[in-house]
RNA sequence: GCUGGGAUGGCGGAACGGCAACGCGCUAGCCUGGAAAGCUAGUCCCCUUACGGGGUUCUGGGUUCGAAUCCCAGUCCCAGCG
Numbered sequence: 001g002c003u004g005g006g007a008u009g010g011c012g013g014a015a016c017g018g019c020a021a022c023g024c025g026c027u028a029g030c031c032u033g034g035a036a037a038g039c040u041a042g043u044c045c046c047c048u049u050a051c052g053g054g055g056u057u058c059u060g061g062g063u064u065c066g067a068a069u070c071c072c073a074g075u076c077c078c079a080g081c082g
Stems, first nucleotide, its partner, number of pairs: 001081007010024003018065001025043006044055004058074005
């Protein structure tokens, strides 16, 4: 230099062009004499008293009514080739 694969919450890891799963961890509560285990709820950001609304999938653009997903460029990681 060329080719292929990859980048999604604190971590692991799904997602057909149409709801960003699930598990772990963490927080609160229940339970207990107290723990552990178990159960319930919550767990990216902004606005809002609330209801609710908007944004967010490595970065920046593009296509589309609609993009984590398709296209272009870039950054980084892995593998192969030279």

Notes
The RNA shown here (transfer RNA) has 82 nucleotides and comes from a Candidatus Aenigmatarchaeota archaeon. The sequence is in RNAcentral, with records from ENA. It matches the Rfam family "tRNA". Its family is annotated with triplet codon-amino acid adaptor activity in the Gene Ontology. It is annotated as a transfer RNA. RNAcentral records the identical sequence in 2 taxa.